[in-house]
RNA sequence: AGAGUUGGCCGAGCAGCCGCCGUUUCAUGCAAAUGAAAGGGAGGAAAGUCCGGGCUCCAUAGGGCAGGGUGCCAGGUAAUGCCUGGGAGGCGCGAGCCUACGGAAAGUGCCGCAGAAAAUAUACCGCCUGGUUCUUUUAGAACCCGGUAAGGGUGAAAUGGUGCGGUAAGAGCGCACCGCGCAGCUGGUAACAGCUGUGGCAUGGAAAACCCCACCCGGAGCAAGAUCAAAUAGAGGCGCAUACGCGUGGCCCGCGCGGCGCCUGGGUAGAUUGCUUGAGCGGCAGGGUGACUUGCCGCCUAGAUGAAUGGCUGUUCUCGACAGAACCCGGCUUACAGGCCAACUCUUUCU
Numbered sequence: 001a002g003a004g005u006u007g008g009c010c011g012a013g014c015a016g017c018c019g020c021c022g023u024u025u026c027a028u029g030c031a032a033a034u035g036a037a038a039g040g041g042a043g044g045a046a047a048g049u050c051c052g053g054g055c056u057c058c059a060u061a062g063g064g065c066a067g068g069g070u071g072c073c074a075g076g077u078a079a080u081g082c083c084u085g086g087g088a089g090g091c092g093c094g095a096g097c098c099u100a101c102g103g104a105a106a107g108u109g110c111c112g113c114a115g116a117a118a119a120u121a122u123a124c125c126g127c128c129u130g131g132u133u134c135u136u137u138u139a140g141a142a143c144c145c146g147g148u149a150a151g152g153g154u155g156a157a158a159u160g161g162u163g164c165g166g167u168a169a170g171a172g173c174g175c176a177c178c179g180c181g182c183a184g185c186u187g188g189u190a191a192c193a194g195c196u197g198u199g200g201c202a203u204g205g206a207a208a209a210c211c212c213c214a215c216c217c218g219g220a221g222c223a224a225g226a227u228c229a230a231a232u233a234g235a236g237g238c239g240c241a242u243a244c245g246c247g248u249g250g251c252c253c254g255c256g257c258g259g260c261g262c263c264u265g266g267g268u269a270g271a272u273u274g275c276u277u278g279a280g281c282g283g284c285a286g287g288g289u290g291a292c293u294u295g296c297c298g299c300c301u302a303g304a305u306g307a308a309u310g311g312c313u314g315u316u317c318u319c320g321a322c323a324g325a326a327c328c329c330g331g332c333u334u335a336c337a338g339g340c341c342a343a344c345u346c347u348u349u350c351u
Stems, first nucleotide, its partner, number of pairs: 001347010012316007020041002023038006043322001047333002050331005055221004067217005072086005087101001088099004102212002107210002110205002124152002126148003130144006160178006179201001180199008225273004235264006244258005280299008317320001
């Protein structure tokens, strides 16, 4: 200098004027409200609503079935499918990155085409001993009975791999190394790793097929829920009036409904609340490899409900991306013009 990897940060700036939504103080006002001053007012993703919790209501003795989710090990956390550290496998020269990474010798099912055979094994071309026949007779060809799976061929995948021995040809048939299974020892909290012995290969793939195993999971959501509470809405109780109307088979009494007053609870419209002080943020110190955690000090940082955060002007620059809170947090994922910082890797050149 070029090419990369990982982690973190920023997301146009300044000034003036006019608005919009809250907060505090003051003034006017019975109140509602109005005015003045001060101060605050979108994001790293506010998004998708995919996980996990807080909060609220409903349900709930306890257990099981069904259903759903998670799936190497340890730790962190309020909790998680998140994060950190580690193991194993894969990719990269490397810094580093990726992984639904339990079980296929519990059972059932599946494996198109090709191929002999796709899983109780088997044999298309081949290779080989023997027999018969023929010929161009130290040899070869055809057929038959057998042996074999080294080689070829098919396939995404072929019944351990490589080499040596062995054999008629071959074959874990034997041996060495590697792989695999089993047992033991050592290290590690563990996943796992290493070593030793042993077996002679048994266990094809696929569980993102059913399934089995282990662990976890009650439902609905701030339009949750709570408080106050109108009426030419309605309900119940008490008292008054029973003059009148209606009903009670035609009539009378009685009873009921309709009237007036008071009281009561429920509750619609509406209003208030939930609502932003919180698993909060910053600094310092301690613990930890780290995620994270403990102590002390300091700070207050939107809260609307037809729903605010905007408009104009001037000026500067690198000329500006994705995008707008609605109960609140922790994550994940997705979108994003451009810029900054730190650590590290590879290549080339110079000293």
Source information:
This is a predicted structure of a 351-nucleotide RNA (Bacterial RNase P class A) from Methylomonas sp. Its mean pLDDT, the model's own confidence on a scale to 100, is 75. The organism belongs to Methylomonas, within Bacteria. The sequence was found by an Rfam model in a public genome assembly. Its Rfam family is "Bacterial RNase P class A". It is annotated as a ribozyme. Its family is annotated with ribonuclease P activity, dimeric ribonuclease P complex and tRNA processing in the Gene Ontology. Rfam's curators write: Ribonuclease P (RNase P) is a ubiquitous endoribonuclease, found in archaea, bacteria and eukarya as well as chloroplasts and mitochondria.